[in-house]
Context: one part of a larger RNA
RNA sequence: AGUGAGUGGUGGAUGCCUUGGCGUCCAGAGCUGAUGAAGGUCGUGGCAUAGCUGCGAAAAGCUUCGGGGAGCCGCUAAGCAGGCUUUGAUCCGGAGAUGACCGAAUCGGGAAACCGGGCGGGGUUAAUACCCCGUCACCGCGUAAGCGGGAGUAACGCAGAGAACUGAAACAUCUAAGUACCUGCAGGAAGAGAAAGAAAACUCGAAUCCCCUAGUAGCGGCGAGCGAACGGGGACCAGCCUAAACCAGUACAGUGCCAAGGUUACGGCCGUUGCUGUAUUGGUGUCGUGGGACCCUACUGAGUCAACCGUAAUGGACUCAGGGAGUUACAAAGCGUUUGGUUAGGAGAACGGCAUGGGAAGGCCGGCCGCAGCGGGUGACAGCCCCGUAUCCGAAAACCAAGCGCCUCCCGUAGGGCACCCGAGUAGCGCCAGACACGAGAAACCUGGUGUGAAUCCGCGGGGACCACCCCGUAAGGCUAAUUACUCCUGGACGACCGAUAGCGUAAUAGUAGCGCGAGCGAAAGGUGAAAAGUACCCCGUUUAGGGGAGUGAAAUAGUACCUGAAACCACUUACUU
Numbered sequence: 001a002g003u004g005a006g007u008g009g010u011g012g013a014u015g016c017c018u019u020g021g022c023g024u025c026c027a028g029a030g031c032u033g034a035u036g037a038a039g040g041u042c043g044u045g046g047c048a049u050a051g052c053u054g055c056g057a058a059a060a061g062c063u064u065c066g067g068g069g070a071g072c073c074g075c076u077a078a079g080c081a082g083g084c085u086u087u088g089a090u091c092c093g094g095a096g097a098u099g100a101c102c103g104a105a106u107c108g109g110g111a112a113a114c115c116g117g118g119c120g121g122g123g124u125u126a127a128u129a130c131c132c133c134g135u136c137a138c139c140g141c142g143u144a145a146g147c148g149g150g151a152g153u154a155a156c157g158c159a160g161a162g163a164a165c166u167g168a169a170a171c172a173u174c175u176a177a178g179u180a181c182c183u184g185c186a187g188g189a190a191g192a193g194a195a196a197g198a199a200a201a202c203u204c205g206a207a208u209c210c211c212c213u214a215g216u217a218g219c220g221g222c223g224a225g226c227g228a229a230c231g232g233g234g235a236c237c238a239g240c241c242u243a244a245a246c247c248a249g250u251a252c253a254g255u256g257c258c259a260a261g262g263u264u265a266c267g268g269c270c271g272u273u274g275c276u277g278u279a280u281u282g283g284u285g286u287c288g289u290g291g292g293a294c295c296c297u298a299c300u301g302a303g304u305c306a307a308c309c310g311u312a313a314u315g316g317a318c319u320c321a322g323g324g325a326g327u328u329a330c331a332a333a334g335c336g337u338u339u340g341g342u343u344a345g346g347a348g349a350a351c352g353g354c355a356u357g358g359g360a361a362g363g364c365c366g367g368c369c370g371c372a373g374c375g376g377g378u379g380a381c382a383g384c385c386c387c388g389u390a391u392c393c394g395a396a397a398a399c400c401a402a403g404c405g406c407c408u409c410c411c412g413u414a415g416g417g418c419a420c421c422c423g424a425g426u427a428g429c430g431c432c433a434g435a436c437a438c439g440a441g442a443a444a445c446c447u448g449g450u451g452u453g454a455a456u457c458c459g460c461g462g463g464g465a466c467c468a469c470c471c472c473g474u475a476a477g478g479c480u481a482a483u484u485a486c487u488c489c490u491g492g493a494c495g496a497c498c499g500a501u502a503g504c505g506u507a508a509u510a511g512u513a514g515c516g517c518g519a520g521c522g523a524a525a526g527g528u529g530a531a532a533a534g535u536a537c538c539c540c541g542u543u544u545a546g547g548g549g550a551g552u553g554a555a556a557u558a559g560u561a562c563c564u565g566a567a568a569c570c571a572c573u574u575a576c577u578u
Base pairs, nucleotide, nucleotide: 001577002576003575004574005573006572007571008570009569015563016527017526020498021497022495023494024493025492026491027490028489029487030486031152032151039102040101041100042056043055044054046080047079050076051075052074062096063095064094065093066092067091071084072083073082107116108115109114117136118135119134120133121132122131123130138149139148140147141146156187157185158184159183160182167174171221197204198203208235209234210233211232212231218226219225239479240478241477242423246283247282248281249280250279251278252277253276254275255274261270262269263313264312265311266310267309268308288457290422291421292420294417295416296415297414298413299412301320302319303318304317305316306314322411323410324409325408326407334406335405336404337403338402339401340400341399342398343397345393346392347391351366352365353364354363367384368383369373375387376386377385428452429451430450431449432448433447434446438464459474460473461472462471463470514521515520534562537549538548539547540546
């Protein structure tokens, strides 16, 4: 010096553990904001006060109504001092009050959390100064009073705008992909939606979503690739309002004048103005076996009125009766009551002994409960020790849902005639695009730009160029629940999910420390013990660090650098080799 073994050190693997994560399912909730949000800054505790949490100059809190029942003054985090509480505190829940400054930030400015004002009122002062309260941004609508908007928000939605890498084994059409990204806007969902549809049979009958049809028909440098629909089966189901024709009112304009008109008939009477046009309001009306308006006829409860008067008539009006409907569309406010639910809670069965052990829940012996033997804790493994669990019960207040009542809204039908209306710079057509599974293709249908430019039911559109026959529908106005998508968030349950290099980046003062001019990037770090019982006292040592005794403990080679404590690496002891 090496090799082996042993004993230690170092180190923190492994095992075990879990406060934290991950995922799925069910249910809830699905918006917040000028009544100032989200998010922050600065404060706030009797003492020392750094961080977290809470709160806001009324500052770990105030008021009130409920719950609860013996302790309490949040956590790291112990202490000192002082308090509160059975006259019910702390704590939990409902409703309120307060709520500095910044921030959409909104009186003006500004390098966020700061600076400086106007007006009105108040305090103080001899008067200023100073202090307090209120108010003063912009945009939209509106004559105005006033109302609304602005910003935030994980994903989901609709719209505007819109790549490239890539694939095609290169690459340009094509693909990736209308994806990513950007922008606008909205809702708890959004969008779509009651056929100018789909089709071709005995046709169907709003929209949406799922399964199939089907990787089919097709599209395609017919390459790579893209990729339907009809129809069938399901989920859920809900239908409506207008424009116009016509009537009436009002305003204006034109024209006309004592006639028209005043529900109808007759008689009187009045006469405050007839007709046309435009605008607007109300009524009517809403459809494709076409519908409606207008005119005529017939029928259809009761009563009242008819507004100039009398008589009579009359579905002209009103009321009642009858019927229907309703707060998500079809009109719109709710109120009361009942029931159920949400936001605190409450009751809740049944076990002892012996030995071992530090400790019994394990062992042995003998019992009990069970609509409860899910789970967690307790000094080792507990149905019967504790918390719970099955089951049952509970709300002053607020909110949600449903039922009922109040309330509110609506209600002619048939036949005949007539030919007034049925959404215009629209449909159609030309050119250019987009979007349709469909790349210009035989290319329809749909949408946009541009030019041109109809008809009103004997009309118009569609049925994949186009034409005929036939069939289907009724455009150019609008609204509409459910079935569908998502999960920042709340509650519950579960897991052949992780177990500290794993699982979220974060089990811890984590989006922290740190890095970066900045956008942004972004860690490491868990475990004494059943209980601190966290080593009184003595000794060495610098009034150290650290250690030796002693003591605690089951254990201290469990001593806070703390469970277990592998390997590399370092020592020492020993055997052997050289």
The part of an RNA shown here (large-subunit ribosomal RNA, domain I) has 578 nucleotides and comes from a marine metagenome. RNAcentral holds the full RNA, with entries from SILVA. It matches the Rfam family "Bacterial large subunit ribosomal RNA". The coordinates come from a structure-prediction model, not an experiment, and the mean pLDDT is 81.